[in-house]
RNA sequence: UUUCCGAACAGGCAAAGCUGGAGUAAUCCGGUGACGCAAAGCUGCGGGUCCCAUCGGGAUAGCCGGGCUGUCGAA
Numbered sequence: 001u002u003u004c005c006g007a008a009c010a011g012g013c014a015a016a017g018c019u020g021g022a023g024u025a026a027u028c029c030g031g032u033g034a035c036g037c038a039a040a041g042c043u044g045c046g047g048g049u050c051c052c053a054u055c056g057g058g059a060u061a062g063c064c065g066g067g068c069u070g071u072c073g074a075a
Stems, first nucleotide, its partner, number of pairs: 005073002012037002017032006035062001041068003045065003048060005
């Protein structure tokens, strides 16, 4: 230094609810709030699920898998 792994340290993210806004909708953005997360960072490549103004398009990465990147360093 790298891989596996996940004790500790330093931090990080932010579910539901409430609230303002966008959208046909799924859902998303902001505020608040913390259920949880060692990638709950990014990515729609595969699968699943959801929506529609439908045969095509959209959403979901905190549904599963894959890819890329990253903090710390005990056993």